Record summary: This is a predicted structure of a 477-nucleotide part of an RNA (small-subunit ribosomal RNA, 5' domain) from Erythroxylum pelleterianum. Its mean pLDDT, the model's own confidence on a scale to 100, is 85.

Context: one part of a larger RNA
RNA sequence: GGAUGAACCCUAGCGGCAUGCUUAACACAUGCAAGUCGGACGGGAAGUGGUGUUUUCAAUGGUAGACGGGUGAGUAACGCAUAAGAACCUGCCCUUAGGAGGGGAACAAUAGCUAGAAACGACUAGUAGUACCCCGUAGGCUGAGGAACAAAAGGAGGAAUCCGCUCAAGGAGAGGCUUGUGUCUAAUUAGCUAGUUGGUGAGGCAAUAGCUUACCAAGGCGAUGAUCAGUAGCUGGCUCGAGAGGAUGAUCAGCCACACAGGGACUAAGACACGACCCAGACUCCUACGGGAGGCAGCAGUGGGGAAUUUUUUGCAGUGGGCGAAAGCUUGACAGAGCAAUACCGCGUGGAGGUAGAAGGCAUACGAGUCGUGAACUUUUUUUUCUAGAGAAGAAGCAAUGAUGGUAUCUAGGGAAUAAGCAUUGACUAACUCUAUGCCAACUGCCGCAGUAAUACAGAGGAUGCAAGUGUUAUCC
Numbered sequence: 001g002g003a004u005g006a007a008c009c010c011u012a013g014c015g016g017c018a019u020g021c022u023u024a025a026c027a028c029a030u031g032c033a034a035g036u037c038g039g040a041c042g043g044g045a046a047g048u049g050g051u052g053u054u055u056u057c058a059a060u061g062g063u064a065g066a067c068g069g070g071u072g073a074g075u076a077a078c079g080c081a082u083a084a085g086a087a088c089c090u091g092c093c094c095u096u097a098g099g100a101g102g103g104g105a106a107c108a109a110u111a112g113c114u115a116g117a118a119a120c121g122a123c124u125a126g127u128a129g130u131a132c133c134c135c136g137u138a139g140g141c142u143g144a145g146g147a148a149c150a151a152a153a154g155g156a157g158g159a160a161u162c163c164g165c166u167c168a169a170g171g172a173g174a175g176g177c178u179u180g181u182g183u184c185u186a187a188u189u190a191g192c193u194a195g196u197u198g199g200u201g202a203g204g205c206a207a208u209a210g211c212u213u214a215c216c217a218a219g220g221c222g223a224u225g226a227u228c229a230g231u232a233g234c235u236g237g238c239u240c241g242a243g244a245g246g247a248u249g250a251u252c253a254g255c256c257a258c259a260c261a262g263g264g265a266c267u268a269a270g271a272c273a274c275g276a277c278c279c280a281g282a283c284u285c286c287u288a289c290g291g292g293a294g295g296c297a298g299c300a301g302u303g304g305g306g307a308a309u310u311u312u313u314u315g316c317a318g319u320g321g322g323c324g325a326a327a328g329c330u331u332g333a334c335a336g337a338g339c340a341a342u343a344c345c346g347c348g349u350g351g352a353g354g355u356a357g358a359a360g361g362c363a364u365a366c367g368a369g370u371c372g373u374g375a376a377c378u379u380u381u382u383u384u385u386c387u388a389g390a391g392a393a394g395a396a397g398c399a400a401u402g403a404u405g406g407u408a409u410c411u412a413g414g415g416a417a418u419a420a421g422c423a424u425u426g427a428c429u430a431a432c433u434c435u436a437u438g439c440c441a442a443c444u445g446c447c448g449c450a451g452u453a454a455u456a457c458a459g460a461g462g463a464u465g466c467a468a469g470u471g472u473u474a475u476c477c
Base pairs, nucleotide, nucleotide: 001477002476003475004474006473007472008471010469013347014346015345016344018342019340020339021305026303027302028301030300031299032298035063036062037061040060043057044056045055046054070258071257072256079183080182081181082180083179084178085177088175090173093171094170095169096168098166099165101135102134103133104132110125111124112123114121142146154163155162156161184230185229191221192220193219196218197217198216199215200214201213202212203211233255234254235253236252237248239246240245260281262279263278264277283294284293285292286291311337313336314335315334319333320331321330322329323328350380351379352378353377360371361370362369385414386413387412388411389410390409394404421466422465423464424463425462426447428445432461433460434459435458443448
């Protein structure tokens, strides 16, 4: 000198745009953050005088909930980066070729009865389906001889047809796995390893594999740093630097890991699952003491910690996601507004003229000098500000549909009106005098200054630097 997710002191007019718990992965009151489908299905309720029709809802069922959002505790690892590979899986989507025959038993809801403070149940009756089961037929596998196993569902419409279902082949996109290379510090860590290294048989997985197991062999790694210990999410990037290189990993994007701390599986195409389940644990809450409920590292918000980090806000209008044939519903993703000079950028606080060089301050060698064209005064403008009026784009898709927002912007009117500070002034380092103090009080980044003429302390006047900021502190180059 540059930089910052900064903080603190003093000060403060506006706009645009971005950013905002770096500390306790500490504990959390309250509200919201994942639903949707009645065109799968039986029923309840509302409305209607009845038929017919409409609306809505707890269940059964489908699909989504594995995405989106958060955090960085763990991890020195095929975790990440890059470059390759073969033994795999894949819902929704696209392409292609076929198929959907026959039958059956139940269980919710509901009704009755009943246990319990509650959470949540027990029993009896009873029903539908795209829920479940059986037979038949395609079909795939294979050692090519055969044996064993094994599919399907309908809905809407007047119809055409559309949306689904099942099997097979391929694609796209996604995911799992393997490998080469790279990836912090320490030798005051030198030896480490028995499923350990390899083989065979068996098991297991979507798949390869000591992944698991029985037997056999005795291997495998290591001064090119194994093992142990410490620290740490990695990268694209960001920052400093002419570069080499150093430091860093906020926001945004990719990958990974985690979801009160530990373990486990279920369902599913996909999880060993943040707002699912089970177990035991710590903590909090309810209880009729028998037993139950919970998980903000989602968005706001609270306490605590801290030098320090925002609103318990508006809207689904746009983009994107989920469900649906659609209308649509939902979405703290997202789009916006609010708060904060936190950073960057832009604008303004007037412009021109104006010497009696006024008054006043400071200073004085008493003549001058300086603040200083600065002010007053004359003239002019209205960025900004105030008042009034008009008023968007962002909406795709004929029309309608805007949270933002009566915002941005435009027009008219008023009036210089509403708007300057902070630090420094001995050298480094741009900028000097006076008064007071008298090794005192103080200042200080370093050298140092102050003991009666202090350009270094304090005040005043002047000056210098930057400017809605300016200084200090912290960290990096």
The RNAcentral record of the full RNA draws on SILVA. NCBI's taxonomy places the organism under Eukaryota, Streptophyta, Embryophyta, rosids, Erythroxylum.